[in-house]
């Protein structure tokens, strides 16, 4: 130097070209003397820029980081 592969809430995985999920986890309330446990509600996310499209997380190009190969 050149190929490939990953990038989702705080973390761990789904998902798909048309409302972005689920599990713990966090805040509130309910139960209890109190804690936990349990139950309801709720907050928070698609690495990052451009393109193509009525619409893009998804598709295509670039970076950018972390992996794996070759030289």
């Nucleotide at each position: 130097g050149c190929g490939g592969g990953u990038a989702u809430c705080g973390u761990a995985u789904a998902g798909u070209g048309g409302u972005a999920a689920u599990a713990c986890g966090c805040g509130a309330c309910u139960c209890u003397u109190c804690c936990a446990a349990a139950g309801u509600c709720g907050a928070g996310c698609c690495a990052g820029g451009g393109g193509u499209u009525c619409a893009a997380u998804u598709c295509c190009c670039c970076u950018u980081a972390c992996c794996c190969g070759c030289u």
Description: A computed fold for a 71-nucleotide RNA from a bacterium, annotated as transfer RNA. The coordinates come from a structure-prediction model, not an experiment, and the mean pLDDT is 82. It matches the Rfam family "tRNA". Rfam classes the family as a transfer RNA. The sequence is in RNAcentral, with records from ENA.